[in-house]
RNA sequence: GAGUCGGCCAGGCAAUCGCUGUUGGCACUAGAUCAAUAGAGGAAAGUCCGGGCUCCAUAGGGCGAGGUGCCAGAUAACGUCUGGGCGGCGUGAGCCGAUGGAAAGUACCACAGAAAAUAUACCGCCUGUUUCGGCAGGUAAGGGUGAAAUGGUGCGGUAAGAGCGCACCGCGCUGUUAGUAAUAACAGUGGCAGGGUAAACCCCACCGGGAGCAAGACCAAAUAGGGAAACAAUGGUGUGGCCCGCACUGUUUCCGGGUAGGUCGCUUGAGGUGCAUGGUGACAUGCAUCCCAGAUGAAUGAUUGUCCGAGACAGAACCCGGCUUAUCGGCCGACUCUU
RNA sequence: GGGCCGUUAGCUCAAUUGGCAGAGCAAGGGACUCUUAAUCCCUAGGUUGGAGGUUCGAUUCCUCCACGGCUCACCA
Numbered sequence: 001g002a003g004u005c006g007g008c009c010a011g012g013c014a015a016u017c018g019c020u021g022u023u024g025g026c027a028c029u030a031g032a033u034c035a036a037u038a039g040a041g042g043a044a045a046g047u048c049c050g051g052g053c054u055c056c057a058u059a060g061g062g063c064g065a066g067g068u069g070c071c072a073g074a075u076a077a078c079g080u081c082u083g084g085g086c087g088g089c090g091u092g093a094g095c096c097g098a099u100g101g102a103a104a105g106u107a108c109c110a111c112a113g114a115a116a117a118u119a120u121a122c123c124g125c126c127u128g129u130u131u132c133g134g135c136a137g138g139u140a141a142g143g144g145u146g147a148a149a150u151g152g153u154g155c156g157g158u159a160a161g162a163g164c165g166c167a168c169c170g171c172g173c174u175g176u177u178a179g180u181a182a183u184a185a186c187a188g189u190g191g192c193a194g195g196g197u198a199a200a201c202c203c204c205a206c207c208g209g210g211a212g213c214a215a216g217a218c219c220a221a222a223u224a225g226g227g228a229a230a231c232a233a234u235g236g237u238g239u240g241g242c243c244c245g246c247a248c249u250g251u252u253u254c255c256g257g258g259u260a261g262g263u264c265g266c267u268u269g270a271g272g273u274g275c276a277u278g279g280u281g282a283c284a285u286g287c288a289u290c291c292c293a294g295a296u297g298a299a300u301g302a303u304u305g306u307c308c309g310a311g312a313c314a315g316a317a318c319c320c321g322g323c324u325u326a327u328c329g330g331c332c333g334a335c336u337c338u339u
Numbered sequence: 340g341g342g343c344c345g346u347u348a349g350c351u352c353a354a355u356u357g358g359c360a361g362a363g364c365a366a367g368g369g370a371c372u373c374u375u376a377a378u379c380c381c382u383a384g385g386u387u388g389g390a391g392g393u394u395c396g397a398u399u400c401c402u403c404c405a406c407g408g409c410u411c412a413c414c415a
Stems, first nucleotide, its partner, number of pairs: 001337009011307007019039007041313001045324002048322005053212004060244004066207004070084005085099001086097004100203002105201002107197003122143002124139006151169006170192001171190008216264004226255006235249004271290008308311001340414002342409005349364004358395001366382005388404005
């Protein structure tokens, strides 16, 4: 000087006026008022995954449909994370990968091309024959087509050729060793045993019931537990894509009416911080310490002054773990390459 | 707040085992007519909302974004 990875911050200070919650006082309750105190994020976002929680049965059996996909581990769980294997990129630190199976079966591969997978031969090469136009046979080295053409290179061999034979490489099978495993190395063996697509159907392994806080529970007010018609217990509803099972029970339509308020759920949680221990690590355990928004027309703002580097993306609505996307700039640590 | 759909020519819509993106109306030109309309003929017009991936090849399959809609007749 160039770069890689990880972590952190997200304008500061002061004054004035407001907003929401909690606590206390005035004065017992509500309201008002006064004082004290707390008051958005790394993504609060997209709603793409997973879990908690609530209701339906404590979510039970089967079919269908769906998701994930190298191995081992972490975790409440995951499509997330950590470590390893394999492949690719980079001089390197490092980064990227929907990365099981195509000899279980089915399907597709436009155009071009002889042939797109049961196979096959346009030009060419070689042999035979010939009425010199061709014809019959052999071959798959070479040319040509295509995104993709039936192991690759070399030597031998041959009429020309060909795994036909041999050496090396690749591939399949068997065994041994290392490893928990994915896999790797080595040895033997087989002349090769047959293209691609599984983000096409599918096979294999694993996973999972549905809906969502406008879930749901309670209180208060009002009321009709009303009238009419139709249908029906092998029924109807809860209950979803379907069946069984389970629970409850008359159901539907019309007429005529009522309510649409409040409280809880609501923030103490797989929580934060520090230290120690175990582990390569994700993480786990123990001890100490802290309480850190909770609204329901919905708060977290406005004005002024001052300083600097002139401040990006953007704002909670049940909660948490991730992923993805947006983002001015700055700080710290570890490491690599070049001079 | 939660949940669910859609995006193709100027407008309204098609496009199936993934294989040359089309139709109607509108626009431009010509014919017919004294002129216009109607009618007939011809023509142009496309980043299939954007980016990336799978594949030889993507409107179609997958992922991430953007925009729009369902307004109490999606959910109190």